[in-house]
Predicted 3D model of a 68-nucleotide RNA (transfer RNA) from uncultured Chloroflexus sp. The source organism's lineage runs through Bacteria, Bacillati, Chloroflexales, Chloroflexaceae and Chloroflexus. The coordinates come from a structure-prediction model, not an experiment, and the mean pLDDT is 82. Its Rfam family is "tRNA". About the family: Transfer RNA (tRNA) molecules are approximately 80 nucleotides in length. It is annotated as a transfer RNA. Its family is annotated with triplet codon-amino acid adaptor activity in the Gene Ontology.
């Protein structure tokens, strides 16, 4: 210099308008039990600190961590 930082992991999130999904977990149906299927349900200050803006996960700016 570049990329990338969003849930416990991994990842989406268009043109700025109150964050989603998979697996995990918990609950419950099912089974002689387990496991798998089904239903539900938890879980987030969006790396941090400012600026713009009626509003920022997104748009500027520094500074952090990782990675090349």
């Nucleotide at each position: 210099c570049a990329a990338u930082g969003u849930a416990g992991c991994u990842c989406a999130g268009u043109c700025g308008g109150u964050a989603g999904a998979g697996c995990a977990g918990c609950u419950g149906u099912u089974u002689c039990g387990u496991a798998a299927a089904c239903a539900g349900c938890c879980g987030g200050u969006c790396g941090c600190c400012g600026g713009u803006u009626c509003g920022a996960g997104u748009c500027c700016g520094g500074c952090c961590a990782u990675u090349g």